RNAcentral holds the full RNA, with entries from ENA. Large-subunit ribosomal RNA, domain II from a Candidatus Wolfebacteria bacterium, 743 nucleotides, folded computationally. Taxonomically the source falls in Candidatus Wolfeibacteriota (Bacteria, Bacteria candidate phyla). Its mean pLDDT, the model's own confidence on a scale to 100, is 81.
Context: one part of a larger RNA
RNA sequence: GCCAACGAGUGUACGUGUACUGCUCGGCUAAGUCCUUUGUCGGACGAAGCCACAGGGAAACCGAGUGUUAACAGCGCGAACUAUAACUUUUUGCCGUGCGUGUGUUUCCUAGGACGCAUGGUAAAGAGUUAUCUGUAGUACAUGUACGACCCGAAGCCGGGUGAUCUACCCAUGACCAGGGUGAACCUUACCGAAAGGUGGGGGGAGGCCCGAACCGAUACGCGGUACAAAACGUUCGGAUGAGUUGUGGGUCGGAGUGAAAAGCUAAUCGAACCCGGUAAUAGCUGGUUCUCUCCGAAAUAGCUUUAGGGCUAGCGUUAUGUGUUUCCCUCGGGGGUAGAGCACUGGAAGGAGUAGACAGGGCGAAAGCUCGCUUCUCCUAUCAAACUCCGAAUACCGAGGGUUAGAGCAUAGCAGUUAGACUAUGGGCGCUAAGGUCCAUUGGUCAAAAGGGAAACAGCCCAGACCUCAAGCUAAGGUCCCUAAAUCGACACUAAGUGCACGUAAGGAGGUGCAAUUUCUCUGACACUGAGGAGGUUGGCUUAGAAGCAGCCAUCCUUUAAAGAAAGCGUAACAGCUCACUCACUUAGAGAUUGUGCGCCGCAAAUAAUCGGGGCUAAGUGUCGUACCGACGCUGAGGAUUGUAUCCCGUUUCGACGGGGUGCAGUGGUAGGAGAGCAUUUCUAUUGCUAUGAAGCCCCUGUGUAAACCGGGGUGGAGCGAUGGGAAGAGAGAAUGUUGGC
Numbered sequence: 001g002c003c004a005a006c007g008a009g010u011g012u013a014c015g016u017g018u019a020c021u022g023c024u025c026g027g028c029u030a031a032g033u034c035c036u037u038u039g040u041c042g043g044a045c046g047a048a049g050c051c052a053c054a055g056g057g058a059a060a061c062c063g064a065g066u067g068u069u070a071a072c073a074g075c076g077c078g079a080a081c082u083a084u085a086a087c088u089u090u091u092u093g094c095c096g097u098g099c100g101u102g103u104g105u106u107u108c109c110u111a112g113g114a115c116g117c118a119u120g121g122u123a124a125a126g127a128g129u130u131a132u133c134u135g136u137a138g139u140a141c142a143u144g145u146a147c148g149a150c151c152c153g154a155a156g157c158c159g160g161g162u163g164a165u166c167u168a169c170c171c172a173u174g175a176c177c178a179g180g181g182u183g184a185a186c187c188u189u190a191c192c193g194a195a196a197g198g199u200g201g202g203g204g205g206a207g208g209c210c211c212g213a214a215c216c217g218a219u220a221c222g223c224g225g226u227a228c229a230a231a232a233c234g235u236u237c238g239g240a241u242g243a244g245u246u247g248u249g250g251g252u253c254g255g256a257g258u259g260a261a262a263a264g265c266u267a268a269u270c271g272a273a274c275c276c277g278g279u280a281a282u283a284g285c286u287g288g289u290u291c292u293c294u295c296c297g298a299a300a301u302a303g304c305u306u307u308a309g310g311g312c313u314a315g316c317g318u319u320a321u322g323u324g325u326u327u328c329c330c331u332c333g334g335g336g337g338u339a340g341a342g343c344a345c346u347g348g349a350a351g352g353a354g355u356a357g358a359c360a361g362g363g364c365g366a367a368a369g370c371u372c373g374c375u376u377c378u379c380c381u382a383u384c385a386a387a388c389u390c391c392g393a394a395u396a397c398c399g400a401g402g403g404u405u406a407g408a409g410c411a412u413a414g415c416a417g418u419u420a421g422a423c424u425a426u427g428g429g430c431g432c433u434a435a436g437g438u439c440c441a442u443u444g445g446u447c448a449a450a451a452g453g454g455a456a457a458c459a460g461c462c463c464a465g466a467c468c469u470c471a472a473g474c475u476a477a478g479g480u481c482c483c484u485a486a487a488u489c490g491a492c493a494c495u496a497a498g499u500g501c502a503c504g505u506a507a508g509g510a511g512g513u514g515c516a517a518u519u520u521c522u523c524u525g526a527c528a529c530u531g532a533g534g535a536g537g538u539u540g541g542c543u544u545a546g547a548a549g550c551a552g553c554c555a556u557c558c559u560u561u562a563a564a565g566a567a568a569g570c571g572u573a574a575c576a577g578c579u580c581a582c583u584c585a586c587u588u589a590g591a592g593a594u595u596g597u598g599c600g601c602c603g604c605a606a607a608u609a610a611u612c613g614g615g616g617c618u619a620a621g622u623g624u625c626g627u628a629c630c631g632a633c634g635c636u637g638a639g640g641a642u643u644g645u646a647u648c649c650c651g652u653u654u655c656g657a658c659g660g661g662g663u664g665c666a667g668u669g670g671u672a673g674g675a676g677a678g679c680a681u682u683u684c685u686a687u688u689g690c691u692a693u694g695a696a697g698c699c700c701c702u703g704u705g706u707a708a709a710c711c712g713g714g715g716u717g718g719a720g721c722g723a724u725g726g727g728a729a730g731a732g733a734g735a736a737u738g739u740u741g742g743c
Base pairs, nucleotide, nucleotide: 001743002742003741004740005739006738011147012146013145014144015143016142017141018140019139020138021137022136023135026051027050028049032045033044034043035042055062056061065077066076067075068074083132084131085130086129087128088127089126090125091124092123093122094121095120096119097118098117099116100115101114108113109112150288151287153285157278158277159276160275161274162273168252169251170250171249172248173247174246175245176244177242179211180210181209182207186203187202188201189200190199191198192197215239216238217237220235221234222233254270256266257265258264291678292677293676294675295674296673301314302313303312304311305310315418316417317415318414319413320412321411322410323409326408328403329402330401331400332399333398334397340391341389342388346385347384348383350381351380352379353378354377356375357374361372362371363370364369421447422446423445424444425442426441427440428439429438430437452463453462454461467640468639469638470637472636473635474634478630479629480628481615482614483613487627489626490625491624492623493622494621500617501616508602509601512599513598514597515596516595517594518593519592520591521590530585531584532583533582535559536558537557540554541553542552565580568579569578570577641668642667643666644665645664646663647662648661649660650659651658652657679732681729682728683727684726685725686724687723688722689721690720697716698715699714700713701712703710704709
């Protein structure tokens, strides 16, 4: 890792709600007793007690009222109707219809009434039954509280014990330390000295002395690191007569011991050992939580919180009951002070004009004064504002009227989940008008909880909301050269840069090129090319070494002319020289200037050839139009399933409803979650079956059902196993670093 088995909302008690059942002018028994029994089965008895029938008050207490209070006030909490519907039946009244008024005593009568009987309708009253209601008890389901409380999971806390065969220290008694070196005290001796003493020699053998084995240790590196080893091995290294090492026996322990002290060690465990118990400790935390289908379907917000990744209440979901359009849309009527705008107020800020200032100032002047500047006020011009407003929308909100009817609204009750949100669009705050940033709003949209088509790929963008089936059709967004379904479609332009072919890259620069507009010159010949001229006074004057059109300053005239500047540039030391303006000729029809705008160019440097998705494209690029076509789980067509609602038919019925069939309309994406209907497993009970002519289990196959699943056939197997109705659960696995076994 895989396979198999096991593996998680349970039980009790007490509440609440819903459904069903019993009784209801109330309901129920508990302990216990008795009977019966295979029995912890069952039956009977047992109102002690509990709930309801009346509330108010702290209570005494009072009572349809009571508490407060002086109160007959006010206020708080209560009471009020006890009934409603259907059916049956009786009586009475009213309105009709039909018959009769007989035998006999009174011939019904003035013809329309009266009376009797039968019958129909209606109203009232009484009675009964049933149901609802109310109450109570039980059962089921859902949920709350207390308990282990859906399951697994701590580090820990406490109690009682077990440990000093490891290790720390201590006690008792033993053992061990090759060899070499150094050479203290002390003794002695020779010599010197007056002496004190000194200098040598010899002996001696001290030391937490030196070197270095055993022994004890462990400095550095290597190696090892599924090891030889849960600390070894190799080389190196420290101590090695001492505070040395070591054997045996003994002592001290869990908030305690021991410690030359590192919180070290106390049996591979130590900032509190180990074992068992309290114990299923607790875990606002992580992980896991097992069959199917149907209906609906959220939230990531507010307030409070030793609260912020947890809760409680509200909001939003669902189910039931009730109400019955209150929802929603349109119209009309309202208030507003936002966007915008404006300067009338409050403030900001710019230019101009004027006024005032013993106004501190700068400059000029002898002074008068002038000028610059500052402050105040007024006017004009042009402005700014979330905390300005003379104004002022669109939306939104409130009310009324009308219309519409949907998984609308509202109320009550049961059950939730959610309270980490994300991007996008718009209006804003913070930030840098930064962020895939952050915080609000529009309770906008989508995702979350939404699949499908497009955007190459791409939760949040664009289109569009998947019940199922289909060799059908039409479209949306987006596309139509090939990959790749559909136009190498049509018209008119532009681009030459592979610009571009999804978005996106500046300031600045340039006879790139298209279009539009304004304007100048032009057959009396423009612009450009070519040929020719471009002169004289004069080298103007000054300056200067020089200055001759052309260093600089001043002036910039006149003449000849078709025209020619006292010169626009190059040039020279200065001249010279070459051009230009200007003119003529030649040639011939357009030639310049400016502005706006479209598409391009440079600016533009990065790591795969690294790109338009690719190929590639001069359109298959860009712009404006047009017609076709393609294109989705959208829409249509055909068939089927199911939910809600309306309606029709049939059957059953405890009369509450339930089941089956048909038709119309509207639905059927879905996480958390709510509601409903089922499948399967084990077992009990009642009924009824199968099985050696082969049960269960296992393997394979056909078939049926929307699914969980189920029937049948064959093989294997060799003894039990089903179906239907009902009851009860150790009742469904793929995940939990799950548990056990196997490989």